Predicted 3D model of a 112-nucleotide RNA (SAM riboswitch aptamer (S box leader)) from a Chitinophagaceae bacterium.
The coordinates come from a structure-prediction model, not an experiment, and the mean pLDDT is 80.
Of the family's consensus pairs, 94% are formed in the model.
The sequence was found by an Rfam model in a public genome assembly.
């Protein structure tokens, strides 16, 4: 790095170091942020994709599928992926709203 499939309105922070920026990228808005942002270490926690475990099924397979469990392997730990852009629909004179999909993205599990 490319494809593919499943999620994305729920969860879930303290320390220490560092010192101004941060919320992916652009445009617009709205936010965090010297009561201390990014970055990094440490502990901790949240979830439950894969692994494992224990439960159930039968077709008796290293099968299946529910649901516990968190023991490994990831990941997260303000705000919905913070919010909208494009389409299309409600509604409408518009304009604001609302809903659906899209496009990007993240995140696991596979693949080139």
């Nucleotide at each position: 790095u490319u494809c593919u499939u499943a999620u994305c309105c729920a969860g879930a922070a303290a320390g220490g170091c560092a010192g101004a920026g941060g919320g992916a990228a652009u445009u617009g808005g709205c936010c965090c942020g010297a009561u201390g942002a990014a970055g990094c270490c440490u502990u901790g926690a949240c979830a439950a994709c894969c692994u494992g475990u224990u439960c159930c099924c039968c077709u008796a397979g290293c099968g299946g599928c529910u649901a516990a469990u968190a023991a490994g392997g990831u990941g997260u730990c303000a705000a919905a992926u913070c919010c909208a852009g494009c389409u299309c629909c409600g509604c409408c004179c518009u304009a604001a709203u609302g809903g659906a999909g899209g496009u990007a993205g993240a995140u696991a599990a596979g693949u080139c």